[in-house]
The RNA shown here (SAM riboswitch aptamer (S box leader)) has 116 nucleotides and comes from Amphibacillus marinus.
It was read from a public genome assembly, where an Rfam model found it.
Of the family's consensus pairs, 97% are formed in the model.
């Protein structure tokens, strides 16, 4: 890089060091020198693993499943709903066209787990 799978509405610093960019993409909209992006530290969460408990199966060594609890390991995350969107079909309002809402499905993204 591709796959498959889970989850994406909560959550987290008025520190240092950097200095102008940043929010994946498009089309908005925002954030920024009352300092961007990066780096360090601090937090946050609990996906994997860890710890007990029940239920299953058992080759009796263990495995799965569900619940709970800690976070001292592996990653991730810290402006806004994955900031809206972007394809498709529905419902609704003004209607000639067209708009413009609103919840859904989908695509793309991100991140964790497996696998190639």
């Nucleotide at each position: 890089c591709u796959c498959u799978u889970a989850u994406c509405a909560a959550g987290a610093g008025a520190g240092g060091c950097g200095g102008a960019g940043g929010g994946a993409c498009u089309g908005g909209c925002c954030c920024g020198a009352u300092g961007a992006a990066g780096c360090c530290c601090g937090g946050c969460a609990a996906c994997c693993g860890u710890u007990a408990a029940a239920c299953a199966u058992a080759u009796c060594g263990a495995u799965g499943u569900u619940u709970a609890a800690a976070a001292a390991g592996g990653u991730g995350c810290c402006a806004a709903u994955u900031c809206c969107u972007g394809c498709a079909g529905a419902g609704c309002a003004u209607g000639u066209a067209a708009u413009g809402c609103u919840a859904u499905g989908g695509c793309a993204g991100a991140u964790g787990a497996g696998a190639g």